[in-house]
RNA sequence: UUAUAGCUCAGCUGGUAGAGCACCUGAUUUGUAAUCAGGGGGUCUCGGGUUCGAAUCCUGAU
Numbered sequence: 001u002u003a004u005a006g007c008u009c010a011g012c013u014g015g016u017a018g019a020g021c022a023c024c025u026g027a028u029u030u031g032u033a034a035u036c037a038g039g040g041g042g043u044c045u046c047g048g049g050u051u052c053g054a055a056u057c058c059u060g061a062u
Stems, first nucleotide, its partner, number of pairs: 003062001006021004015052001023039005045061005
């Protein structure tokens, strides 16, 4: 210094966790791919503290 979705990463001064790719379903096609529409998926590394409220602040561990 870093740890956030299967992967790569955002998250502004604490206020409902997001994007791209991947994945699933449908449309289209003789079929595949591409394209279009829709959808699922994260106890934010773990324990504790502060706070009405913590991914965010403090502390310890890995």

A computed fold for a 62-nucleotide RNA from uncultured Cypionkella sp., annotated as transfer RNA.
Taxonomically the source falls in Cypionkella (Bacteria, Alphaproteobacteria, Rhodobacterales, Paracoccaceae).
Its Rfam family is "tRNA".